The RNA shown here (c-di-AMP riboswitch aptamer (ydaO/yuaA leader)) has 139 nucleotides and comes from a soil metagenome. The model forms 96% of the base pairs in the Rfam consensus. Model confidence (mean pLDDT): 75 of 100.
[in-house]
């Protein structure tokens, strides 16, 4: 310059000029918050499991290793690895085709929706390497 992403753009500190940083405003994205509505009402009894949010990042199946108790088995946590897959990008725009991703953190026992109100975010990261084909539109 550009691509993912909500993660951009101004202004003052501010000095010659850039970064970072601090602070303020636009914009942007997110969470909490009434009525209404939605959800909740089903014989009894017992075991087990908290639950939610950001995010495409979910939900399976395979063996290993630890740790919950001396040992086996099972359950239940934790770790790393394969195979899959919700979903998600990138290949200008649509489709077939390819290729990558399929993480991680917060709340802390409490959260459906939600007007008013109120509370946070604007971090990273890529641009070596190659698979394009139709069609659509356009000169």
């Nucleotide at each position: 310059c550009g691509c993912c992403u909500a993660a951009u753009c101004c202004c003052u500190g501010a000095c010659a000029c850039g970064g970072a940083c601090a602070g303020g405003g636009a914009g942007c994205c997110g969470g909490g918050g009434a009525c209404c509505c939605a959800c909740u009402u089903u014989g009894a009894g017992u075991c087990c499991c908290g639950g939610g949010g950001u995010g495409a990042a979910u939900c399976g199946g395979c063996g290993g290793c630890c740790g919950u108790c001396c040992g086996c088995a099972c359950a239940c946590g934790g770790c790393a690895g394969c195979c899959g897959u919700a979903g998600g990008g990138c290949u200008a725009c649509u489709c077939c085709g390819g290729c990558c991703c399929g993480a991680a953190c917060c709340c802390g026992u409490c959260a459906g929706c939600u007007a008013a109100c109120c509370c946070g975010g604007c971090a990273g990261g890529c641009g070596c390497u190659g698979a394009g084909g139709a069609g659509a539109g356009g000169a």